[in-house]
RNA sequence: GCGGGUAUGGUUCAAUGGUAGAAUUUCUCCCUUCCAAGGAGAGGACGCGGGUCCGAUUCCCGCUACCCGCU
Numbered sequence: 001g002c003g004g005g006u007a008u009g010g011u012u013c014a015a016u017g018g019u020a021g022a023a024u025u026u027c028u029c030c031c032u033u034c035c036a037a038g039g040a041g042a043g044g045a046c047g048c049g050g051g052u053c054c055g056a057u058u059c060c061c062g063c064u065a066c067c068c069g070c071u
Stems, first nucleotide, its partner, number of pairs: 001070007010024004018054001026042005047063005
């Protein structure tokens, strides 16, 4: 330099155009003599900028970061 891939709560992963979910974590409550475990509830996210569309995490373009391959 060229090609390909990935980017979603603090962390690990889903969701292939129609209100973004799970596990774990954090907080509160219950239980327990206390802790742990268990139960209930709450908070927390679509890398950035454009485009298409009635509507974009999803499709297109660019940028950024990371990974892989070629030279």
The prediction has a mean pLDDT of 83.
Predicted 3D model of a 71-nucleotide RNA (transfer RNA) from a Minisyncoccota bacterium.
Rfam family: tRNA. The family's RNA type in Rfam is transfer RNA.
It was read from a public genome assembly.